[in-house]
Context: one part of a larger RNA
């Protein structure tokens, strides 16, 4: 831009893509078969590999804005307590998120037309013949079925709902309403950027604050015991990121587009 008024929401499915995998074990059965050795077709069930999808409850990894311990040195006048630097100094843990080695699920069944093959009826050719007319069975393969995209499918589809008020001037025009949308702003388990999603005071969108969860592991100060190192008590303390809630304290201010005058 088109889809012949403008929008919002929900869809149909032409078409395209993906997947459609492999093995072992149990049973049938030590059966059929075979002198024996050996050893099935088939049926039913189970498990696993690889692959794929989704996810983070579990098991772990990471987690340089979390907690603790600790070495050297420097600084805060000193002690104490902290901070800087040394690979995050080193060490032990670890929330969210991300993640696999972790967890869950998938391949199917049913159906249609067939290949090789096997048949029925059946002439040419009084017989025979699956074939010439006609009718069947039949595969991990084909078409469906399953998943994804999908009306620029220009044959541009369908459904539902909402909307195109007016005033002044009177050919043009000015003001203004208007479904819906955009810019802008607050953000996001959305994201290269656009896009998408949640919000914008009729508000919990982000930050802050408060409470909780999770984490670390019992802070500082004081008291007591000990010559002291240190230990004990106060104290399941103190601190605490991304998590869950509550709460307008802070920031979401503003600006624009817009449809038949049918």
């Nucleotide at each position: 831009c088109g889809u012949u008024c403008g929008a919002a929401u929900c869809u149909u499915g032409a078409u395209g893509g993906g997947a459609u995998u492999c093995a072992a074990c149990u049973u049938u059965a030590g059966u059929a078969c075979g002198a024996g050795a050996g050893g099935a077709u088939u049926u039913a069930g189970u498990u696993g590999g690889a692959c794929g999808a989704a996810g983070c409850u579990c098991u772990g990894g990471u987690g340089u804005a979390c907690c603790a311990g600790u070495u050297g040195u420097c600084g805060c006048g000193c002690u104490a307590g902290c901070g800087g630097c040394a690979c995050g100094g080193c060490u032990g843990g670890a929330u969210a998120g991300c993640u696999a080695a972790c967890u869950u699920c998938g391949g199917a069944a049913c159906g249609g037309a067939u290949a090789a093959a096997c048949g029925c009826u059946g002439a040419a050719a009084g017989c025979a013949u699956c074939u010439a007319a006609g009718c069947g069975u039949g595969a991990a393969g084909c078409c469906c079925g399953c998943c994804c995209a999908g009306a620029g499918a220009u044959u541009a589809g369908g459904a539902u709902u909402c909307g195109u008020a007016g005033a002044c001037a009177a050919u043009u025009g000015u003001c203004g309403a208007g479904a819906u949308c955009c810019c802008c702003c607050u953000g996001g388990a959305a994201g290269a950027c656009g896009a998408c999603c949640a919000g914008g005071u009729u508000g919990a969108u982000a930050g802050g604050u408060u409470g909780g969860a999770c984490g670390u592991g019992u802070a500082a100060g004081u008291g007591c015991a000990g010559u002291a190192a240190u230990g004990c008590a106060u104290u399941a303390a103190g601190c605490a990121a991304a998590c869950c809630a509550a709460u307008a304290c802070u920031a979401a201010c503003g600006g624009g587009a817009g449809a038949a005058g049918g």